[in-house]
């Protein structure tokens, strides 16, 4: 210095065509039980790495940019 891939909840991760951001596992609460565990009901917890454009609307498109991998010179 070019190219490519990842970044989304505390963790590992989905979100395929641009239309109200999910699961899973912890965390808390409550039921169940003499107590723990298991099980079952709920709830907190995300400016989706960052800045800007684009569109009525962007986690998605588009410049830049930061990290962190891989590769070429």
């Nucleotide at each position: 210095g070019c190219g490519g891939c990842a970044g989304u909840a505390g963790u590992u991760c989905a979100g395929u065509u641009g239309g109200u951001a999910g699961a899973a596992c912890g965390u808390c609460u409550c039921c169940u039980u003499g107590c723990c565990a298991a099980g079952g009901a709920g709830a907190a917890g995300g400016u989706c790495g960052g800045c800007g454009g684009u569109u009525c609307g962007a986690g998605u498109c588009c410049g830049c940019u930061c990290u962190g991998c891989c590769g070429c010179u």
This is a predicted structure of a 73-nucleotide RNA (transfer RNA) from candidate division WWE3 bacterium UBA1401. It matches the Rfam family "tRNA". The family's RNA type in Rfam is transfer RNA. The sequence was found in a public genome assembly.